RNA sequence: GUGAGGCGCACCUAGGGUUCCGCCGGUUCCCCGGAGUCGGGCCUGGUCCGAGAGGUGCAGACGGGCCGGACGGUGCCCGUUCCACGGCGGGACAAAAGCCCGGGAGGU
Numbered sequence: 001g002u003g004a005g006g007c008g009c010a011c012c013u014a015g016g017g018u019u020c021c022g023c024c025g026g027u028u029c030c031c032c033g034g035a036g037u038c039g040g041g042c043c044u045g046g047u048c049c050g051a052g053a054g055g056u057g058c059a060g061a062c063g064g065g066c067c068g069g070a071c072g073g074u075g076c077c078c079g080u081u082c083c084a085c086g087g088c089g090g091g092a093c094a095a096a097a098g099c100c101c102g103g104g105a106g107g108u
Stems, first nucleotide, its partner, number of pairs: 008058005015049002020046002022043001023040007060081007083103001085106001089101003
C1' cells in the first nucleotide's frame, strides 16, 4: 500500500426530540360539564425515533461429536463468534439524537 473478514434481525436501555395523546397557559363558544382554536418540549410523561464501539435473545458462520455399515440428506448436542479512541459537518422522518453518512475523516 492492497484485499478479505469483523455479519443479520428482534426486544430493551442510555439517549432524543415534539407528529399524535396528555399536561400547562391564553382565547372563543356552550345547558354546569365540555368543545374548538392559538401557544409552550427551558412540560415529569404515553405513542414515536433509538446505539459498530450498551444489554438480552434468536439466527447465521466455523470447529468437534452423535445415527448398525457406506454415500447423501436432514436433524440433535457441545464449543467459538475476539477487539474497538473517534470529530467537524451533512441527511431523514413532525423533529432531534449515541439513528444514517460511519468499524468513515482523523488518532494510537
Molecule: Guanidine-I riboswitch aptamer
Organism: Pseudonocardia sp.